[in-house]
RNA sequence: CUCUUAUCGCGAGAGGUGGAGGGACUGGCCCGAAGAAGCCCGGCAACCAGCAAACGGACGUCGUUUGCAAGGUGCCAAAUCCUGCAAAGCAUAGGCUUUGGAAGAUAAGAG
Numbered sequence: 001c002u003c004u005u006a007u008c009g010c011g012a013g014a015g016g017u018g019g020a021g022g023g024a025c026u027g028g029c030c031c032g033a034a035g036a037a038g039c040c041c042g043g044c045a046a047c048c049a050g051c052a053a054a055c056g057g058a059c060g061u062c063g064u065u066u067g068c069a070a071g072g073u074g075c076c077a078a079a080u081c082c083u084g085c086a087a088a089g090c091a092u093a094g095g096c097u098u099u100g101g102a103a104g105a106u107a108a109g110a111g
Base pairs, nucleotide, nucleotide: 001111002110003109004108005107006106007105008104013041015040016039017038021031022030023029025084027082028081042076043075044074047072048071050068051067052066053065054064055063056062080103085100086099087098088097089096090095
């Protein structure tokens, strides 16, 4: 980097540092000197690994569910902030709603 699977309306600081940017991209709309990004501390969270119990079982270092737990990642404005393509319904002057998809993010696995 590519592919596969799962998830994405929950949750998370009136701290330090730092100084102008940030919210992936498009178009919007926002956040930001009452201080952005980054870094440190702090916090949230159970995807993987781990432990325990119950159940299942083709008994194997198996499967499912629940609980414990932050070791490996991840995350901490707004629904993945909305949107971008398609369909349906409504409205008809821009449009609105729903569903699916694309794109993106994260985890695990494969190449």

This is a predicted structure of a 111-nucleotide RNA (SAM riboswitch aptamer (S box leader)) from Texcoconibacillus texcoconensis. Its mean pLDDT, the model's own confidence on a scale to 100, is 85.